[in-house]
The RNA shown here (transfer RNA) has 74 nucleotides and comes from a Thermoplasmatota archaeon. RNAcentral holds the sequence, with entries from ENA. Its Rfam family is "tRNA". Its family is annotated with triplet codon-amino acid adaptor activity in the Gene Ontology. About the family: Transfer RNA (tRNA) molecules are approximately 80 nucleotides in length. By type it is a transfer RNA.

C1' cells in the first nucleotide's frame, strides 16, 4: 500500500451483531464496622464509552473521517 480485527474507570472485563431510562461485574483507592495491631470479611462511596462529524426523539451501539495497536497479505 490492500484486506481484516480492536480501542469502554488506575487495571482487566460485559454491553455493540438486534440503538431506549442511572453502562455490567472483578480489581483497585477512600471512609466505616469488626480486629490489640494487620489481613480477611461485612458496609458505604470514587472513578470510563480513542478524538471529531452525521443519521436519529435517542449513538458506547449506526454511517463518515482521523488517530492508535494487532494479525494475514503483497
Nucleotide at each position: 500500500g490492500g484486506g481484516u480485527u480492536c480501542a469502554u474507570a488506575g487495571g482487566g472485563u460485559a454491553g455493540c451483531u438486534a440503538g431506549g431510562a442511572u453502562a455490567u461485574c472483578c480489581u483497585g483507592c477512600u471512609g466505616g464496622u469488626c480486629u490489640u495491631c494487620g489481613g480477611a470479611a461485612c458496609c458505604a462511596g470514587c472513578g470510563a464509552c480513542c478524538g471529531g462529524g452525521g443519521u436519529u426523539c435517542g449513538a458506547a451501539u449506526c454511517c463518515c473521517c482521523g488517530u492508535g495497536a494487532g494479525c494475514c497479505c503483497g